[in-house]
Context: one part of a larger RNA
RNA sequence: CUCUGGUUAAGGAACUCGGCAAAAUUACCCCGUAACUUCGGGAGAAGGGGUGCCAUUUGGGGUGAGCGUAUUUACUUCGCAAGCUUCGAGUGGUCGCAGAGAAAUGGCGGUGGCGACUGUUUACUAAAAACAUAGGACUCUGCUAAGUCGUAAGACGACGUAUAGGGUCUGACGCCUGCCCGGUGCUGGAAGGUUAAGAGGAGAUGUCAGCGCAAGCAAAGCAUUGAAUUGAAGCCCCAGUAAACGGCGGCCGUAACUAUAACGGUCCUAAGGUAGCGAAAUUCCUUGUCGGGUAAGUUCCGACCUGCACGAAUGGCGUAACGAUCUCCGCACUGUCUCGACCAGAGACUCA
Numbered sequence: 001c002u003c004u005g006g007u008u009a010a011g012g013a014a015c016u017c018g019g020c021a022a023a024a025u026u027a028c029c030c031c032g033u034a035a036c037u038u039c040g041g042g043a044g045a046a047g048g049g050g051u052g053c054c055a056u057u058u059g060g061g062g063u064g065a066g067c068g069u070a071u072u073u074a075c076u077u078c079g080c081a082a083g084c085u086u087c088g089a090g091u092g093g094u095c096g097c098a099g100a101g102a103a104a105u106g107g108c109g110g111u112g113g114c115g116a117c118u119g120u121u122u123a124c125u126a127a128a129a130a131c132a133u134a135g136g137a138c139u140c141u142g143c144u145a146a147g148u149c150g151u152a153a154g155a156c157g158a159c160g161u162a163u164a165g166g167g168u169c170u171g172a173c174g175c176c177u178g179c180c181c182g183g184u185g186c187u188g189g190a191a192g193g194u195u196a197a198g199a200g201g202a203g204a205u206g207u208c209a210g211c212g213c214a215a216g217c218a219a220a221g222c223a224u225u226g227a228a229u230u231g232a233a234g235c236c237c238c239a240g241u242a243a244a245c246g247g248c249g250g251c252c253g254u255a256a257c258u259a260u261a262a263c264g265g266u267c268c269u270a271a272g273g274u275a276g277c278g279a280a281a282u283u284c285c286u287u288g289u290c291g292g293g294u295a296a297g298u299u300c301c302g303a304c305c306u307g308c309a310c311g312a313a314u315g316g317c318g319u320a321a322c323g324a325u326c327u328c329c330g331c332a333c334u335g336u337c338u339c340g341a342c343c344a345g346a347g348a349c350u351c352a
Stems, first nucleotide, its partner, number of pairs: 001347008010338002014336001019333001027051005036041001038172001052094012066080003070076001071074001095099001107331004112326002114323002119131002135170007147156003173318004178248003183245002185241005192236003198230002203225005210217002249267005276310001277307001288304005
């Protein structure tokens, strides 16, 4: 010097990203216990008191010698009850610095964010605000169900049957969930347009019996090609649908101080963001401004609204309880620190 323990004057978080670590609290009994609340909780809230040993008094439980009583004389009934044992309560005394004498054995309170909760997760850097969840909603599925696995047979779904099963989103509970169907998707419609194979077979070509002086024409057959016409779904088209994917404006003017604009004009749109919330896990400018807490506060809490770029099941806003969650403050406590010191053990060093 390093590590593991122990003690420490005065101060008590001044340490530090942050009370990290340590200290403190701790058992049992009694008293007492706030806001808030889904009336269950919160709660062991918080905050106090007691605890050894001896003597004595007394209450309860267990066992029950023995004594008495009654007769129906029995391994009977009822009553009293010593002793032993056990759980308390009271009074008096007594010893120590200290009585849960060691060990084991909650620190507490206040505010806010997120997630309702218990649960699950990155085996070996992440336990969370992520996932799940009960609850909510949409949608598909009538049974040989939809869906899934398999080439198939077949199997699961399910020996279930719409109070069932699959998919997607949201995520307890409370109050709610606004406007837009133009685009994309889905569902329905079928008049018209377009449209495949197929059907169809006009016509054309090759070949050659025949005809013709020749040029050439050319039936049937066999081949090759092939127009019109017909021809479903789909698409175009017409509707519906947003707890489907998604979207939810700009400029200018205006009130008798100023400022602001309930009001008006105009352009565009499918419709122009409603309720609620808001410098927020979202705010760039920004340490916004005001208030609170501090002597002093880029964090925190309460407001304001100028929302760069919140917003309603990609859910909005609240919310008791819960959390090895995150932020801020306080009480207690301390070697975290001012600022170090000492003690013990194990290393380090020397020799073997």